[in-house]
RNA sequence: UGAGUUGGCUAGACAGUCGCUGCUCGUAUACCUUCCGCUUGCGGAUAAGGUGCGUGGCGGAGGAAAGUCCGGGCUCCAUAGGGCAGAGUGCCAGGUAACGCCUGGGAGGCGCGAGCCUACGGAAAGUGCAACAGAGAGCAGACCGCCUAAGCUCAAGGUGCAUUGCAAACCAGAGCCGGUAAGGGUGAAAGGGUGCGGUAAGAGCGCACCGCGCAACUGGUAACAGUUUGCGGCAGGGUAAACCCCACUCGGAGCAAGACCAAAUAGGAAUCCAUUGGCGCGGCCCGCGUUGGAUUCGGGUAGGUUGCUAGAGGCAUGUGGUGACGCAUGCCCCAGAUGAAUGACUGUCCACGACAGAACCCGGCUUAUCGGCCAACUCAAUAA
Numbered sequence: 001u002g003a004g005u006u007g008g009c010u011a012g013a014c015a016g017u018c019g020c021u022g023c024u025c026g027u028a029u030a031c032c033u034u035c036c037g038c039u040u041g042c043g044g045a046u047a048a049g050g051u052g053c054g055u056g057g058c059g060g061a062g063g064a065a066a067g068u069c070c071g072g073g074c075u076c077c078a079u080a081g082g083g084c085a086g087a088g089u090g091c092c093a094g095g096u097a098a099c100g101c102c103u104g105g106g107a108g109g110c111g112c113g114a115g116c117c118u119a120c121g122g123a124a125a126g127u128g129c130a131a132c133a134g135a136g137a138g139c140a141g142a143c144c145g146c147c148u149a150a151g152c153u154c155a156a157g158g159u160g161c162a163u164u165g166c167a168a169a170c171c172a173g174a175g176c177c178g179g180u181a182a183g184g185g186u187g188a189a190a191g192g193g194u195g196c197g198g199u200a201a202g203a204g205c206g207c208a209c210c211g212c213g214c215a216a217c218u219g220g221u222a223a224c225a226g227u228u229u230g231c232g233g234c235a236g237g238g239u240a241a242a243c244c245c246c247a248c249u250c251g252g253a254g255c256a257a258g259a260c261c262a263a264a265u266a267g268g269a270a271u272c273c274a275u276u277g278g279c280g281c282g283g284c285c286c287g288c289g290u291u292g293g294a295u296u297c298g299g300g301u302a303g304g305u306u307g308c309u310a311g312a313g314g315c316a317u318g319u320g321g322u323g324a325c326g327c328a329u330g331c332c333c334c335a336g337a338u339g340a341a342u343g344a345c346u347g348u349c350c351a352c353g354a355c356a357g358a359a360c361c362c363g364g365c366u367u368a369u370c371g372g373c374c375a376a377c378u379c380a381a382u383a384a
Base pairs, nucleotide, nucleotide: 001380002379003378004377005376006375007374008373009372010371012349013348014347015346016345017344018343020060021059022058023057024056025054026053027052028051031050032049033048034045035044036043037042038041062355066366067365069364070363071362072361073360074254075253076252077251081286082285083284084283086250087249088248089247090246091105092104093103094102095101106120107118108117109116110115121245122244126243127242128239129238143184144183145180146179147178151176152175153174154173157171158170159167160166161165192210193209194208195207196206197205211234212232213231214230215229216228217226218225219224258306259305260304261303268297269296270295271294272293273292277291278290279289280288313332314331315330316329317328318327319326320325350353
C1' cells in the first nucleotide's frame, strides 16, 4: 500500500417561521360537567374536571418498530391431579425468568490464514428407499480372467496294433465338471490397505505394520483425546431433514385478555336431554368440581374509564469470570395515540440520506437495508 476476517457505535446536521401531541406549572372563565341553597329553575361557588391563553418547563417511533417464528411476564377458564395420543428439542458444560436463544469447549467439514458452517443421540431392535450400468447394491455375487488333481468326452500330434483303418494304457492338447475372488471390467459406491509367506491358482489362509472393535490406564466436570498397554482376524456399506427406537420438555385462550361505570331492552318465545344425565376453553380416558344444560328464532347496547407504561428498565464506576453474564454502589425516568400524535416551508452544510412508523410489555431468532466512524486480527507485495 492492497485484499480480507471479526466486533462495536451511528442512521443526515444546523438555524428560522408556522403547526400536532403526553405530563406538569401558572393564569382566566360559572359557557359545559361538578358542588351548595331552596323559590325546581333560579341564585351562588376557595375553579375539582373540561375549555381558552402562555415566543412557561420536561418529553415524543426503530435497528429492525417488519415476520408473528420461539420463550415468557400479565389476565381469565379454575379447585386443576394422573395417563394415552400428539407436538417440540437432540454432542458436552455453563448463562438466563425461560427458550428452538446466547457463551465456551468437543467432533466432522471448508479456507494459505484470521476465521466460518453443522437438522451433531441411535443403522448390532425392526421396516422402507437408491434410476441406469453391472455377475452382484445386502446377511449379495462370477462377465472377462487365473488354476484344473480325481472323473467324463474328443482325438488333428506323439504312441500301440494294423494297411489305408482301429484303439485310448502313457505324454501333450481342447472341452465339460470343479476351485477362485488376488488381477481386469461396470458403477457415485462392490465384503479394509501395503508387503512377505503360502497355495493347483488364490483368499486374513498365516504373519508384520496401518485401519477397525472391545477393555484397561492416563488427561479432562464432560463431550472427547492418546507416538500408552492388552485382546480379537474383524460386524457384510449408505440413508433416520424416511417410518421407527431412545432421552428431556410441553394445559388452553389471549389486551379485541380482563375489570369498573353509565345507558337501553323483551326477567322474550319454541324444541330436545335429564342425576344411570348435563356442563366445566386443543383430542380421549380416569379422577375432581358443579347442578341444570344444548339448539333455533327474535329484541337492546356497542358509550366512557381502566388495563396503558417505573420495567426480568437504562447509564456510569468498581469487582468476579476465558466468555455469555453476575454482584455492589451511585445517578436517571426516556411515546402511551385511540379513524390513530412529531408535519409543512425557507436557508446553509455534506456522508446527498437506504430499509422503513410503536398500539399490553419484555428476551431472542429470521428477513430488508443507503452510507459514515472506530478497534483488533490475517494474507500478499515493497522499503528500512